[in-house]
Context: one part of a larger RNA
Molecule: large-subunit ribosomal RNA, domain II
Organism: marine sediment metagenome
RNA sequence: GCCAGCGAGUUAUAUUAUAUGGCAAGGUUAAAGAAUGAUCAUUCUGGAGCCGUAGUGAGAGCGAGCGUUAAAAGCGCGAUUUAGUCAUAUGAUGUAGACACGAAACCAAGUGAUCUAUCCAUGACCAGGUUGAAGCAGUGGUAAUACACUGUGGAGGACCGAACCAGUGAAUGUUGCAAAAUUCUUGGAUGAGUUGUGGAUAGGAGUGAAAGGCUAAUCAAACUUGGUAAUAUCUUGUUCUCUCCGAAAUAACUUUAGGGUUAGCCUUGAUGUAAUUAGCUGUGAUGGUAGAGCACUGGAUCUACAAGGGGGCUUUACCGGCCUACUAAGUGGAACCAAACUCCGAAUAUUACAGCUAUAAUCAGGAGAUAGACAGUGGGGGAUAAGCUUCAUUGUCAAAAGGGGAACAGCCCAGAUCGUCGAUUAAGGUCCCUAAUUCUAUGCUAAGUGGGAAAGGAAGUGAAGUUUCUAAGACAGUUGGAAUGUUGGCUUAGAAGCAGCAACCAUUUAAAGAGUGCGUAACAGCUCACCAAUCGAGAGACUUUGCGCCGAUAAUAUACGGGGCUAAGCAUAGAACCGAAAUCACGAGUUUAUGUAAAUAAGCGGUAGGAGAGCGUAAUAUAUUCGCAGAAGCUGUACUGUAAAGAGCAGUGGAGAAUAUAUUAGUGAAGAUGCAUGGC
Numbered sequence: 001g002c003c004a005g006c007g008a009g010u011u012a013u014a015u016u017a018u019a020u021g022g023c024a025a026g027g028u029u030a031a032a033g034a035a036u037g038a039u040c041a042u043u044c045u046g047g048a049g050c051c052g053u054a055g056u057g058a059g060a061g062c063g064a065g066c067g068u069u070a071a072a073a074g075c076g077c078g079a080u081u082u083a084g085u086c087a088u089a090u091g092a093u094g095u096a097g098a099c100a101c102g103a104a105a106c107c108a109a110g111u112g113a114u115c116u117a118u119c120c121a122u123g124a125c126c127a128g129g130u131u132g133a134a135g136c137a138g139u140g141g142u143a144a145u146a147c148a149c150u151g152u153g154g155a156g157g158a159c160c161g162a163a164c165c166a167g168u169g170a171a172u173g174u175u176g177c178a179a180a181a182u183u184c185u186u187g188g189a190u191g192a193g194u195u196g197u198g199g200a201u202a203g204g205a206g207u208g209a210a211a212g213g214c215u216a217a218u219c220a221a222a223c224u225u226g227g228u229a230a231u232a233u234c235u236u237g238u239u240c241u242c243u244c245c246g247a248a249a250u251a252a253c254u255u256u257a258g259g260g261u262u263a264g265c266c267u268u269g270a271u272g273u274a275a276u277u278a279g280c281u282g283u284g285a286u287g288g289u290a291g292a293g294c295a296c297u298g299g300a301u302c303u304a305c306a307a308g309g310g311g312g313c314u315u316u317a318c319c320g321g322c323c324u325a326c327u328a329a330g331u332g333g334a335a336c337c338a339a340a341c342u343c344c345g346a347a348u349a350u351u352a353c354a355g356c357u358a359u360a361a362u363c364a365g366g367a368g369a370u371a372g373a374c375a376g377u378g379g380g381g382g383a384u385a386a387g388c389u390u391c392a393u394u395g396u397c398a399a400a401a402g403g404g405g406a407a408c409a410g411c412c413c414a415g416a417u418c419g420u421c422g423a424u425u426a427a428g429g430u431c432c433c434u435a436a437u438u439c440u441a442u443g444c445u446a447a448g449u450g451g452g453a454a455a456g457g458a459a460g461u462g463a464a465g466u467u468u469c470u471a472a473g474a475c476a477g478u479u480g481g482a483a484u485g486u487u488g489g490c491u492u493a494g495a496a497g498c499a500g501c502a503a504c505c506a507u508u509u510a511a512a513g514a515g516u517g518c519g520u521a522a523c524a525g526c527u528c529a530c531c532a533a534u535c536g537a538g539a540g541a542c543u544u545u546g547c548g549c550c551g552a553u554a555a556u557a558u559a560c561g562g563g564g565c566u567a568a569g570c571a572u573a574g575a576a577c578c579g580a581a582a583u584c585a586c587g588a589g590u591u592u593a594u595g596u597a598a599a600u601a602a603g604c605g606g607u608a609g610g611a612g613a614g615c616g617u618a619a620u621a622u623a624u625u626c627g628c629a630g631a632a633g634c635u636g637u638a639c640u641g642u643a644a645a646g647a648g649c650a651g652u653g654g655a656g657a658a659u660a661u662a663u664u665a666g667u668g669a670a671g672a673u674g675c676a677u678g679g680c
Base pairs, nucleotide, nucleotide: 001680002679003678004677005675006674011096012095013094014093015092016091017090018089019088020087021086022085023084026051027050028049032045033044034043035042036041055062056061065077066076067075068074099237100236102234106227107226108225109224110223111222117201118200119199120198121197122196123195124194125193126191128160129159130158131156135152136151137150138149139148140147164188165187166186169184170183171182172181203219205215206214207213240614241613242612243611244610245609250263251262252261253260254259265368266366267365268364269363270362271361277358278357279356280355281354282353283352284351285350286349291344292342293341297338298337299336301334302333303332304331305330308327309326310324311323312322313321314320372397373396374395375394376393377392378391379390380389381388402413403412404411417588418587419586420585422584423583424582428578429577430576431563432562433561437575439574440573441572442571443570444569450565456550457549460547461546462545463544464543465542466541467540468539469538477534478533479532480531481530483507484506485505489501490500513528517526518525589604590603591602592601593600594599615668617665618664619663620662621661622660623659624658625657626656633652634651635650636649637648639646640645
């Protein structure tokens, strides 16, 4: 891991609701006792007690009334309307372990110091080598000490290093030799040393050269047993079938936020009918959003006038007066902005009445849910970020399969009772993969754009338009000219069209700037504007718009699903076809309503959950049957039923079994990291 077996809403009691039954203004016995019959019951006695028949008040109490109160007032609860009670079954709840398994813990009583910590008593052990303290002796030395030297001596938590103790670094080992070892290496090794034996101290306690260490492979409170089925707002699991309906992820409160209580939303029953609710239509009403606007409140730009302020001038003493490239309240004009502005103002929405179509509503029993997700729209937060967050509103998913979207809970189409080798369509598609057009018509695109991307850029190309020049010859090209006063003035070493400053005239002309650019030290030189000739028909500038181009850099080669496509791309108009569990057709089942029935109509996706109807297992009672001419069980099997399931036959087996009705329950396994149950 698999198989088999076992494995989870039970029982008692109380309350409450529903169903059924008995009796009924009553209903009913409990404990206990007796009889019968035989260990299991039945019948009788037993009225204690309980519930109901009257309420009200805190109560005394009063009573169809009572309480409040000074009250005959008002108000509150009642009566005037009567159904209860006992039992059984089922749902739910309380109390109990209360559906099952699961803690970390807490408390009590005990057991442990053969491990280990510390201590006590009594024993044991430490090869060998080294160093050479004090003291002492001798000699020297001193006034005497001191002191020095040489011997002797043998101290030390002294040195080196075995046994012994430890465990520094590394390797191996990691289903090991070993639940901590082995090998090499390393520290101590006469000491705060090591060790044998016996003994002492213990669980909020011991012991601790202190690490929360150790206290028998267990320690921030040992182990064993008990309280004990501790508790678990948590996790996991919870066993047969079909039918009908079918949620929520919101609000309020919560030491509350992953839990609850109440309401909303689901379901079942009763009451009960058009009073109610929903949709549509019509007629009215409410409002200050979108938009718009500037009349208010604020913001903000330009302009005209303009008090006041600043500056200057003026006999600057004062009072004045004048000027101003400054500033500016306010007023007028023009054009704007606003969630907390409004002179205005929709659509939706809400609401009253009427009509039509459907049906609600209340009470009672049972819930579940109170983590929601994405998408569209309107907002807040954020960065007009997020598969972000938080509201409102609608949809889908959740709890929804089918078709499309390559794949893809939340997008588009569409809501699956079952069957059919029938039909029509939706979204989306129709060259091949791949069902269906290589369909029709008119255009566009040349970029594989299509089939990823912005600001910005460009004689890409299609369409529409405005405007200028043009046979008195345009645009482009070619040839020629492009002069004079003058080297204009100033500046400058120089400045001659062309460093710079100011000015920018005139003349000759077909035309020619006191000069467009290059150039020179300055000139020179080249060139342009401008003019003529040649040529001979359109040329230039701009605006709007369709489709394209560049912009375009990320780590394996890929930005149509692929092949491939110049349409099989894009736009407009049209025809046909394909395409789903949609719709239709035919057949079958089932629910609800109507109905005597036949039938008709409307339904039948579904998680949590509510309600209903059944299948099977074990046992009991009664009845009917089967069985050694072969029961149960097991094995095989092509049969039956909408499902749980049920037969028949054959073999095996060798003694019990089935069916019907009723009752009872240790009644259904694939799950629980399920089970010291077995097998493989």